[in-house]
RNA sequence: CUCAUCCAGAGGGGUGGAGGGAACGGCCCGGUGAAGCCCCGGCAACCACCACGGUGAUGCCUUGCGAGGCCUGCUCCGUGGCAGGUGCCAACUCCGGCCCGCGGCUAUUCGGCCGCAGGGACAGAUGAG
Numbered sequence: 001c002u003c004a005u006c007c008a009g010a011g012g013g014g015u016g017g018a019g020g021g022a023a024c025g026g027c028c029c030g031g032u033g034a035a036g037c038c039c040c041g042g043c044a045a046c047c048a049c050c051a052c053g054g055u056g057a058u059g060c061c062u063u064g065c066g067a068g069g070c071c072u073g074c075u076c077c078g079u080g081g082c083a084g085g086u087g088c089c090a091a092c093u094c095c096g097g098c099c100c101g102c103g104g105c106u107a108u109u110c111g112g113c114c115g116c117a118g119g120g121a122c123a124g125a126u127g128a129g
Stems, first nucleotide, its partner, number of pairs: 001129006011040005019029003024096003041089003046085002049081006056074001059070004093123001098120003101116006
């Protein structure tokens, strides 16, 4: 940089001793013990691996050259399994900002404010390349 996913799921012990939730604004979590580190456990299934099914050309076969057919391997897709490599285990990525939609209130100037398990962008996280 590119692609995919992000409303599901899953915590105990030891150590440590005041922070943590990326930044900011909120709102939360935290001496009934934060971060970090160690141990054990768990969740999930991105990648790897295995099985099954589908797909079909730039492959192979046939051909009367119009076309037709095939799947060991391979491409891609789907389903299932496994748990080797990662990841994760408060709150939707905790919520918001920027754009749009819908609704309400207020008020006219272009508006302002509030709400939405509405959509998108930005940012971020994780995986794969």
The prediction has a mean pLDDT of 81. SAM riboswitch aptamer (S box leader) from a soil metagenome, 129 nucleotides, folded computationally.